[in-house]
């Protein structure tokens, strides 16, 4: 330094202004947001060599729309329980509660530098559960949930 395990903390932004309408933070106008993990020609610093403004190396840091995760929905392996049923002593139904695998599941081009751009620069686009309610990325609700992950710490072993 990894790997396996248990624990304890953390873990998501956003409707300014204005128009219609009896009613809209949901219609038009127009404003404003970007989870987590990788990849990355970014940037800032360190350290070693160098005459050198070069090199090499280590940290941090860097994508909404590249690759993959999560949250919603579907599913339902298998698990508790249960004062109901069948059988009759632990089995099958039936309720209820938890719930693994799987599945579903938005969005980018143009130009510019450059040996090289899907990440740089510069434009212009373009997305974003479910329920509710005058049709919602932004409100209200499930949710004091749940979560990809991220930091600490403790254990015996390789």
């Nucleotide at each position: 330094u990894u790997g396996u395990u248990c624990c304890u903390u953390c873990g998501g932004g956003g409707u300014c202004g204005g128009g219609u309408g009896a009613a809209a933070u949901u219609c038009c106008c127009a404003a404003c947001c970007g989870a987590c993990g990788g990849u990355g020609a970014u940037a800032c610093g360190a350290a070693u060599g160098u005459g050198a403004u070069c090199a090499u190396u280590c940290g941090u840091u860097a994508a909404g729309u590249c690759c993959g995760u999560g949250a919603c929905c579907c599913g339902g392996a298998u698990c508790a329980c249960g004062c109901u049923c069948a059988a009759u002593u632990g089995u099958g139904a039936c309720g209820u509660g938890a719930g693994a695998a799987g599945g579903u599941g938005g969005a980018c081009u143009c130009g510019g530098u450059g040996u090289a751009a899907a990440u740089c620069c510069g434009a212009g686009a373009c997305c974003g559960a479910c329920a509710g309610u005058a049709a919602a990325g932004u409100c209200u609700g499930g949710a004091u949930g749940g979560g990809a992950g991220a930091a600490g710490g403790g254990a015996a072993c390789g």